[in-house]
RNA sequence: UUCCCCCUGCGGGGUUGGGUGUAAUUCCCAACCGGCGGUGAAAGCCCGCGAACCCCUCAUCAGCAAUGGUGUGGGGCCGAUCCGGUGAGAUUCCGGGGCCGACGGUGACAGUCCGGAUGAGAGCAGGGCAAC
Repeated sequence: UUCCCCCUGCGGGGUUGGGUGUAAUUCCCAACCGGCGGUGAAAGCCCGCGAACCCCUCAUCAGCAAUGGUGUGGGGCCGAUCCGGUGAGAUUCCGGGGCCGACGGUGACAGUCCGGAUGAGAGCAGGGCAAC
RNA backbone atom coordinates (compact mmCIF):
# COMPACT_ATOMS: atom_id res chain seq x y z
C1' U A 1 0.00 0.00 0.00
C1' U A 2 -3.76 -3.55 -1.50
C1' C A 3 -7.63 -7.91 -3.79
C1' C A 4 -10.22 -11.88 -1.34
C1' C A 5 -11.75 -13.46 3.43
C1' C A 6 -12.93 -12.58 8.83
C1' C A 7 -14.36 -9.25 13.07
C1' U A 8 -16.26 -4.64 15.40
C1' G A 9 -18.67 0.07 15.32
C1' C A 10 -21.53 3.57 12.65
C1' G A 11 -25.26 3.90 9.01
C1' G A 12 -32.67 8.95 7.28
C1' G A 13 -34.62 13.92 7.93
C1' G A 14 -39.38 16.41 8.34
C1' U A 15 -46.54 18.86 10.31
C1' U A 16 -45.20 24.82 12.55
C1' G A 17 -49.51 28.39 11.95
C1' G A 18 -54.38 28.87 10.09
C1' G A 19 -59.25 27.10 7.59
C1' U A 20 -63.46 23.50 6.96
C1' G A 21 -65.65 19.57 9.62
C1' U A 22 -68.93 15.17 14.25
C1' A A 23 -64.10 13.55 12.94
C1' A A 24 -58.14 15.41 9.42
C1' U A 25 -50.44 16.30 12.12
C1' U A 26 -54.25 12.55 6.19
C1' C A 27 -58.36 17.57 2.84
C1' C A 28 -57.51 23.24 1.69
C1' C A 29 -53.94 27.88 2.31
C1' A A 30 -49.04 28.90 3.70
C1' A A 31 -44.70 26.43 6.13
C1' C A 32 -41.12 21.97 6.82
C1' C A 33 -37.57 17.56 5.11
C1' G A 34 -33.80 15.39 1.63
C1' G A 35 -30.01 7.93 2.64
C1' C A 36 -25.28 5.98 0.00
C1' G A 37 -21.34 5.93 -4.05
C1' G A 38 -19.90 8.60 -8.46
C1' U A 39 -19.42 12.89 -11.46
C1' G A 40 -13.74 18.38 -14.39
C1' A A 41 -16.74 21.95 -8.65
C1' A A 42 -20.31 20.92 -3.34
C1' A A 43 -26.57 17.17 -6.49
C1' G A 44 -33.69 14.85 -3.28
C1' C A 45 -34.98 15.71 -9.11
C1' C A 46 -27.30 13.86 -13.95
C1' C A 47 -25.40 8.35 -13.61
C1' G A 48 -25.77 4.30 -10.45
C1' C A 49 -27.01 1.82 -5.61
C1' G A 50 -29.99 0.71 -1.26
C1' A A 51 -34.77 0.30 1.14
C1' A A 52 -40.07 -0.73 0.17
C1' C A 53 -43.40 -3.44 -3.20
C1' C A 54 -44.26 -7.85 -6.76
C1' C A 55 -42.81 -12.79 -8.83
C1' C A 56 -39.91 -17.27 -8.83
C1' U A 57 -36.65 -20.69 -6.20
C1' C A 58 -34.79 -23.72 -2.40
C1' A A 59 -34.62 -24.73 2.94
C1' U A 60 -37.42 -24.88 7.24
C1' C A 61 -41.77 -24.54 10.57
C1' A A 62 -47.34 -24.98 11.10
C1' G A 63 -51.45 -27.53 8.65
C1' C A 64 -55.04 -33.71 6.48
C1' A A 65 -54.88 -30.36 2.56
C1' A A 66 -55.51 -25.76 0.23
C1' U A 67 -52.33 -22.48 2.13
C1' G A 68 -49.55 -19.51 5.44
C1' G A 69 -44.98 -17.82 8.58
C1' U A 70 -39.57 -17.26 8.56
C1' G A 71 -35.06 -17.42 5.97
C1' U A 72 -31.45 -18.30 1.30
C1' G A 73 -30.64 -17.26 -3.77
C1' G A 74 -32.38 -15.09 -8.48
C1' G A 75 -35.43 -11.77 -11.32
C1' G A 76 -38.94 -7.61 -11.94
C1' C A 77 -40.55 -2.77 -10.63
C1' C A 78 -38.28 1.65 -9.00
C1' G A 79 -40.34 9.43 -8.35
C1' A A 80 -38.93 14.43 -9.71
C1' U A 81 -35.33 20.52 -13.03
C1' C A 82 -35.57 24.38 -15.72
C1' C A 83 -33.84 29.65 -16.68
C1' G A 84 -30.02 33.29 -15.72
C1' G A 85 -24.91 34.32 -13.62
C1' U A 86 -19.63 33.11 -12.47
C1' G A 87 -15.96 29.81 -14.26
C1' A A 88 -11.18 26.13 -17.79
C1' G A 89 -14.92 23.06 -15.85
C1' A A 90 -21.19 23.26 -12.42
C1' U A 91 -28.93 20.11 -14.61
C1' U A 92 -23.96 19.96 -8.31
C1' C A 93 -21.98 26.67 -6.62
C1' C A 94 -24.86 31.75 -6.55
C1' G A 95 -29.84 34.15 -7.88
C1' G A 96 -34.81 32.91 -9.45
C1' G A 97 -38.90 29.74 -10.68
C1' G A 98 -40.73 24.63 -10.51
C1' C A 99 -41.22 19.38 -9.29
C1' C A 100 -40.93 14.46 -6.46
C1' G A 101 -41.60 11.19 -2.35
C1' A A 102 -43.01 2.54 -0.91
C1' C A 103 -46.42 -0.70 1.67
C1' G A 104 -50.21 -1.62 5.65
C1' G A 105 -53.12 1.20 9.33
C1' U A 106 -56.40 5.38 10.70
C1' G A 107 -63.00 8.59 13.27
C1' A A 108 -61.31 11.65 6.67
C1' C A 109 -57.39 10.83 1.38
C1' A A 110 -50.44 10.79 5.07
C1' G A 111 -42.99 12.37 2.12
C1' U A 112 -43.66 14.20 7.89
C1' C A 113 -48.51 10.31 12.62
C1' C A 114 -48.73 4.74 14.04
C1' G A 115 -46.75 -0.23 12.30
C1' G A 116 -43.41 -4.16 10.09
C1' A A 117 -38.51 -1.81 12.25
C1' U A 118 -34.46 -2.59 19.08
C1' G A 119 -35.35 -4.98 11.51
C1' A A 120 -32.81 -4.71 6.77
C1' G A 121 -29.34 -1.87 4.08
C1' A A 122 -26.32 0.99 -0.11
C1' G A 123 -22.05 2.20 2.09
C1' C A 124 -18.43 4.60 5.65
C1' A A 125 -14.65 4.00 9.48
C1' G A 126 -11.38 0.96 12.27
C1' G A 127 -9.04 -3.76 13.33
C1' G A 128 -7.32 -8.89 11.94
C1' C A 129 -5.24 -12.35 8.27
C1' A A 130 -2.31 -12.65 3.91
C1' A A 131 0.63 -10.57 0.05
C1' C A 132 3.78 -6.90 -2.10